[in-house]
RNA sequence: UUCUUAUCCAGAGAGAUCGAGGGAUCAGGCCCUAUGACGUCUCGGCAACGGGUUUACACAAAUACCGUGCCAAUUCCUGCAAACGCCUAUGAGCGUUUGGAAGAUGAGAA
Numbered sequence: 001u002u003c004u005u006a007u008c009c010a011g012a013g014a015g016a017u018c019g020a021g022g023g024a025u026c027a028g029g030c031c032c033u034a035u036g037a038c039g040u041c042u043c044g045g046c047a048a049c050g051g052g053u054u055u056a057c058a059c060a061a062a063u064a065c066c067g068u069g070c071c072a073a074u075u076c077c078u079g080c081a082a083a084c085g086c087c088u089a090u091g092a093g094c095g096u097u098u099g100g101a102a103g104a105u106g107a108g109a110a
Stems, first nucleotide, its partner, number of pairs: 001110008013043005021032003026079004044071003049067003052063004075102001080099007
């Protein structure tokens, strides 16, 4: 990097440093940001994907020791499709649900 697979409406703070953008891409929104965002470092925390340990032995549960991950907003919302409803009178629009696409994270494989 590619493929497969599971999950993605919960949760989690400060200090220092940097100095203008950032929220994955593109587009439309909406938000964060000189009261210093984003990034980086330190400490702290959340969580329980994989390993370990304990209990149970039917399913599983606990722990947080290790490897990851994460700590604004649902993956911030939407964009592709289907169904239903509203408004209509045959057009468009709005809303809800579901499924895709793309993305993120873990694990496995090449």
Predicted 3D model of a 110-nucleotide RNA (SAM riboswitch aptamer (S box leader)) from Terribacillus aidingensis. The organism belongs to Terribacillus, within Bacteria. Its Rfam family is "SAM riboswitch aptamer (S box leader)". Rfam links the family to the GO term regulation of gene expression. Rfam describes the family as follows. The SAM riboswitch is found upstream of a number of genes which code for proteins involved in methionine or cysteine biosynthesis in Gram-positive bacteria.